Two RNAs folded together computationally: RNase P RNA and transfer RNA, 437 nucleotides in total. Rfam match: Bacterial RNase P class A. The family's RNA type in Rfam is ribozyme.
RNA sequence: CAAGUAAACCGGGUGACCGCCAUUAUGGUCUCCAGACUAUCAUGGAGGAAAGUCCGAGCUCCACCGGGCAGGAUGCUGGGUAACGCCCAGGAGGGGUGACCCUACGGAAAGUGCCACAGAAACAUACCGGUCGCCUGAGGCGACUAAGGGUGAAAUGGUGAGGUAAGAGCUCACCAGCGGCUGGGUGACCAGCCGGCUGGGCAAACCCCAUCUGGAGCAAGACCAAAUAGAGGGACGAAAGGAUGUCCGGCCUGUCCCUGGGUUGGUCGCUUGACUCUGAUGGUAACAUCAGAGCUAGAUAGAUGGUCACUGCUCCGACUAGUCGGAGUACAGAACUCGGCUUACAGGUUUACUUGGCCA
RNA sequence: GGGCCCAUAGCUCAAUUGGUCAGAGUCCCCGGCUCAUAACCGGGUUGUUGCUGGUUCAAGUCCAGCUGGGCCCACCA
Repeated sequence: CAAGUAAACCGGGUGACCGCCAUUAUGGUCUCCAGACUAUCAUGGAGGAAAGUCCGAGCUCCACCGGGCAGGAUGCUGGGUAACGCCCAGGAGGGGUGACCCUACGGAAAGUGCCACAGAAACAUACCGGUCGCCUGAGGCGACUAAGGGUGAAAUGGUGAGGUAAGAGCUCACCAGCGGCUGGGUGACCAGCCGGCUGGGCAAACCCCAUCUGGAGCAAGACCAAAUAGAGGGACGAAAGGAUGUCCGGCCUGUCCCUGGGUUGGUCGCUUGACUCUGAUGGUAACAUCAGAGCUAGAUAGAUGGUCACUGCUCCGACUAGUCGGAGUACAGAACUCGGCUUACAGGUUUACUUGGCCA
Repeated sequence: GGGCCCAUAGCUCAAUUGGUCAGAGUCCCCGGCUCAUAACCGGGUUGUUGCUGGUUCAAGUCCAGCUGGGCCCACCA
């Protein structure tokens, strides 16, 4: 210098004018004396994903409690966390020259099922071929074989040598797998030795094993005010409903469903929280503990906007060597709140590392 | 804001336990019948199974992520 890998971060800036929402202070008006409305000043006012709603929680309600079955979710090991399908570290497998990246990665030796077509055979077999024996004119019959051919996605460990009538783990060497023993590791696993022990795949098919698991969601729910017909129908009396798949036991009860009627107001929930920043300590890390500092949107048809000027960045053109002109500046916008994941995203910054080239 | 469901030919629907070339009706096109049209008879074209990946020998079907569309909900007595 070029190409690349990983991690962290930014997501235009400044000023003026006009507006919007919230809070505080001051003044004014109304008035049921506690609020409402209004004016001015001050302060604050979208994101890294606010998104998809895919997971996990807090919070609230279903009056309450226990057990069984079914269903659902997760799935290498150890740790972190309020919890998780998330994160960190490690193992195994795969990819890359490498930095590094990817993995839905338990069990097929519990059982059941499936493996179309082709092929002799897809789970228990021999079509062609090879060898031997008999009959014999080519050829046929029987036995042995699983090396070679052929079919298929997949064919009964692989390569080589010995061996044999021809062959074959039949024997041997190396490799792959399985089992056993020893050693190391918390563990997943790893290393060594021994045993010829050697017929697949699918569990994102049923299933088995281990762990976890009620349902609904802030339009949850609580209170105030206003209005209406507390109207009509149905279900159940030794039954129904109450946890919303089902069963059992306890417990509670005039309860549940449909249609119809009225309102479209206000307050709370509503933002101080598993919060943010800085430092120290422990830990490889995720993270935890301690100390100090800080307060950072709360709308309800939904505020966070618009115009102008200068300027930053990128691209193009002109004159020309730093000016002028033009264009662009992403994805997207809170709605109870957090922790994650996933998806979208113009352009840019920093740090560490890898490979190749050149120079000293 | 929250919850649930769906996507196959132009339209309406099938496709068994994942299996060989995804089928029906209708629409459309061609021919016949008719003086002509309709009806009727015969024949034919239908397709990125919404998209992108993954599991598998094999995906409309199983799994994951996106895209598009549809439905439901408040309070009072």